[in-house]
RNA sequence: GGAGUGGCCCGGGUAGUCGCGUUGCAGGUGUGUUCGCACAUUCGCACCGAGGAAAGUCCGGGCUGCACUGGGCAAGGAUGCCGGAUAACGUCCGGCGGGGGCGACCCCGGGAAAGUGCUACAGAGAUUAGACCGCCAGUGUUUGACUGGUAAGGGUGAAAGGGUGCGGUAAGAGCGCACCGUCCCAGUCGGUAACGGCCGGGAGCUGAGGUAAACCCCAUCCGCAGCAAGGCCAAAUAGGGAAGCAUCAGGCGUGGCCCGCGCUGCUUCCGGGUAGGCUGCUUGAGCCUGCGGGUAACCGCAGGCCUAGAUGAAUGGCUACCACUGCCGCUCUCGGGCGACAGUACAGAACCCGGCUUACAGGGCCACUCCGCUU
Numbered sequence: 001g002g003a004g005u006g007g008c009c010c011g012g013g014u015a016g017u018c019g020c021g022u023u024g025c026a027g028g029u030g031u032g033u034u035c036g037c038a039c040a041u042u043c044g045c046a047c048c049g050a051g052g053a054a055a056g057u058c059c060g061g062g063c064u065g066c067a068c069u070g071g072g073c074a075a076g077g078a079u080g081c082c083g084g085a086u087a088a089c090g091u092c093c094g095g096c097g098g099g100g101g102c103g104a105c106c107c108c109g110g111g112a113a114a115g116u117g118c119u120a121c122a123g124a125g126a127u128u129a130g131a132c133c134g135c136c137a138g139u140g141u142u143u144g145a146c147u148g149g150u151a152a153g154g155g156u157g158a159a160a161g162g163g164u165g166c167g168g169u170a171a172g173a174g175c176g177c178a179c180c181g182u183c184c185c186a187g188u189c190g191g192u193a194a195c196g197g198c199c200g201g202g203a204g205c206u207g208a209g210g211u212a213a214a215c216c217c218c219a220u221c222c223g224c225a226g227c228a229a230g231g232c233c234a235a236a237u238a239g240g241g242a243a244g245c246a247u248c249a250g251g252c253g254u255g256g257c258c259c260g261c262g263c264u265g266c267u268u269c270c271g272g273g274u275a276g277g278c279u280g281c282u283u284g285a286g287c288c289u290g291c292g293g294g295u296a297a298c299c300g301c302a303g304g305c306c307u308a309g310a311u312g313a314a315u316g317g318c319u320a321c322c323a324c325u326g327c328c329g330c331u332c333u334c335g336g337g338c339g340a341c342a343g344u345a346c347a348g349a350a351c352c353c354g355g356c357u358u359a360c361a362g363g364g365c366c367a368c369u370c371c372g373c374u375u
Stems, first nucleotide, its partner, number of pairs: 001371010012322007020049002023046003027042006051346001055357002058355005063226004076222005081095005096109005110217002115215002117211003132154002134150006162180006181205001182203004187198004230279004240270006250264005286305008323344004328339005
């Protein structure tokens, strides 16, 4: 200098000006009043006012209501190497095994030797398999064909019953043997464990292709719903209940008609629900700094800080200068300088936290790897 790997941070700044929201203080106006004040509205001042993802709503928890209030089984769902962290997790940290990369590093993770199913296309044959070509033997003979053997060779495929060699054979084949590989069993050493090292024995390997985000098996965990949860206050209208008054007349129902019975009236009170309002609401597994423990995730202690709570939903607009990037022009000491223009992302709290995933103009920092050059 080039190429790359892992991680972290920022994500426009300053000033002026016009606005918006919460809270506090002071004033004006209105309403109510137990005359203390409370509520509503308006104006002024002060403080504060989006994010790394506030997003997707995919996991886990707090909180709230309902259910069960004990234990077990079944069903359903989720997770899945081992150990640790944590309130918890499908997250994170550290290991183990397998795969990829020259490397930094990255990706994957129970069981396919319990059983059942599926396995496109191609191929003769897709799993107690299979003869298309080839090879071998036989028949027959006009050199093409038929019968049998053969999984060594070719071809197809993601996948065709382990590899090399020697023997063997008509040709072949774990058919036999040696070595390697695979699987099973036992021992021993290291490790908390996953697992690894070593040693011994066994199986010719017909139980052994893949798939469990196919059914399934094993182990562990799990009640249901969500702030539109939940709690409180509470109109108008309609309807419900109670008491009192009126029960005169009329109407309706029952009935052929009358009597009778029931409903229909007014006043007061009570309770439930709706509209609406208040609350839940932001001090929390919180943030920052320092020290200590731990390889780390993380934990402990001490000190400091208060940092949005809207609800037709505030957190913004404009101007100037600066910063960064791109392009153009001028200049010259050829690498900078000056000027003009354009751009500065993704996106926006809505009960609150811990994660994951996805989106993101541009910029900065740290550690490491490989290659080339110089000393």

Model confidence (mean pLDDT): 76 of 100.
This is a predicted structure of a 375-nucleotide RNA (Bacterial RNase P class A) from a Mariprofundaceae bacterium.
Its Rfam family is "Bacterial RNase P class A". The family's RNA type in Rfam is ribozyme.
The organism belongs to Mariprofundaceae, within Bacteria.